[in-house]
RNA sequence: GGUAGUAGCUCAGUUGGUAGAGCGUUGGCUUCCCAAGCCGAAGGUCGCGGGAUCGUGCCCCGUCUACCGCU
Repeated sequence: GGUAGUAGCUCAGUUGGUAGAGCGUUGGCUUCCCAAGCCGAAGGUCGCGGGAUCGUGCCCCGUCUACCGCU
């Protein structure tokens, strides 16, 4: 100097307008039971702090962590 940081995990979110998917967890249905399948639910300070804006995960500044690079 560059990239990344968003749910327990892996990640989307591309034009600024009330934050999502898969897996996992959990309730129900189905089954003699389990698995599979189907219908729901819970779970988020969007790393942290500040700023601009009517309004930010997204823009600006600072800062922390990890990885990569340069000297």
The RNA shown here (transfer RNA) has 71 nucleotides and comes from a Bacteroidaceae bacterium. Taxonomically the source falls in Bacteroidaceae (Bacteria, Bacteroidota, Bacteroidia, Bacteroidales). Its Rfam family is "tRNA". It is annotated as a transfer RNA.